[in-house]
Context: one part of a larger RNA
RNA sequence: CUGGGCGUAAAGGGUGAGUAGGCGGCCAUGUAUGUCGGGUGUGAAAUCCCGGGGCUUAACCCCGGAACUGCGCCCGAAACUACUUGGCUAGAGUCUCGGAGAGGAUAGUGGAAUUCCAGGUGUAGCGGUGAAAUGCGUAGAUAUCUGGAGGAACACCAGUGGCGAAGGCGACUGUCUGGACGAGAACUGACGCUCAAUCACGAAAGCGUGGGUAGCGAAAGGGAUUAGAUACCCCUGUAGUCCACGCCGUAAACGUUGUACACUAAGUUUCGGAGGAUUCGACCCCUUCGGAGCUCAAGCUAACGCGUUAAGUGUACCGCCUGAGGACUACGGCCGCAAGGCUAAAACUC
Numbered sequence: 001c002u003g004g005g006c007g008u009a010a011a012g013g014g015u016g017a018g019u020a021g022g023c024g025g026c027c028a029u030g031u032a033u034g035u036c037g038g039g040u041g042u043g044a045a046a047u048c049c050c051g052g053g054g055c056u057u058a059a060c061c062c063c064g065g066a067a068c069u070g071c072g073c074c075c076g077a078a079a080c081u082a083c084u085u086g087g088c089u090a091g092a093g094u095c096u097c098g099g100a101g102a103g104g105a106u107a108g109u110g111g112a113a114u115u116c117c118a119g120g121u122g123u124a125g126c127g128g129u130g131a132a133a134u135g136c137g138u139a140g141a142u143a144u145c146u147g148g149a150g151g152a153a154c155a156c157c158a159g160u161g162g163c164g165a166a167g168g169c170g171a172c173u174g175u176c177u178g179g180a181c182g183a184g185a186a187c188u189g190a191c192g193c194u195c196a197a198u199c200a201c202g203a204a205a206g207c208g209u210g211g212g213u214a215g216c217g218a219a220a221g222g223g224a225u226u227a228g229a230u231a232c233c234c235c236u237g238u239a240g241u242c243c244a245c246g247c248c249g250u251a252a253a254c255g256u257u258g259u260a261c262a263c264u265a266a267g268u269u270u271c272g273g274a275g276g277a278u279u280c281g282a283c284c285c286c287u288u289c290g291g292a293g294c295u296c297a298a299g300c301u302a303a304c305g306c307g308u309u310a311a312g313u314g315u316a317c318c319g320c321c322u323g324a325g326g327a328c329u330a331c332g333g334c335c336g337c338a339a340g341g342c343u344a345a346a347a348c349u350c
Base pairs, nucleotide, nucleotide: 004321005320006319007304008303012318014201015200016199017198021194022193023192025088026087027086028085030083031082034080035077036076037075038074039073040072041071042070049065050064051063052062053061054060091191092188093187094186095184096183097182098181103177104176105175106174107173108172109171110154115149116148117147118146119145120144121143125136126135162169163168206247207246208245209244210243211242215241216240220236221235222234223233258317259316260315261314262313263312266295267294268293269292270291271290272289273288274287275286276285299306300305323350324349325348332343333342334341335340
């Protein structure tokens, strides 16, 4: 290389935008890039193969043929491919109308609760645990009532629900803004799919500067437990958690399942639309489009299971795998303030 694979055995890039590249709808025209047919030149000799011959045979040698699957040129074919020209609307996009949504950004507002502060009532305990103790409290705590401050998160609604490319998104209102979906079929006319490089986004933790800090709480201190207890339990509590700006760029970033398109039985639940039927309407019923689930035919699978949201049947393109350990490592390079990240071996052992 041919070939085999990637849900769980090694293997889908965290996600998207997208350049080069690869691949690409229907009809007609021409050309002839690939493609195909014929001819011709060349493809040294030897070797290989076939036929024949010479050494007693063989190896070996000699003669003839074929072959050298290739390349150049000439003539021809035009289905496919490519290119040229013209056209089409089924792919893709635009437009009009419509409803759904925790999609994003920003400003403001609200109530419950915790904590703290001030005051009232009130008195000896409170708190905590398996049991305790540390801790708080006669300088009046806990409990309870009133008022105030401040920060963070938004109970019920809430759903196997919705939205988003993924990460993720949940009080209410305003402003700005992205996408998807349905109906119509007016417009463009293949404008498409995928995507190395590149760019953007990317939970939590962590980092820089400034602010903020109610609760929680790495570290740290104390009390217990224990043979010990650098833990599990308890009392405190700093970073952090929050905001602004800038970094980091990783996760069991998981559906452990790349993206797009086409095809292939059904049943049922639910979310968002549209149409029909019905006495007008709602519900119910029928049809249909788009999501989210469950149960399954065929088929697939080592099995488990998957099964129109495929792991079925095919096509296009990208990424990745090749025994375990060494090793999500070393070295080098690039990136980062750092922590570290990305890329990524070998000796050796089994």
Model confidence (mean pLDDT): 87 of 100. This is a predicted structure of a 350-nucleotide part of an RNA (small-subunit ribosomal RNA, central domain) from an uncultured bacterium. The RNAcentral record of the full RNA draws on ENA, Greengenes and SILVA.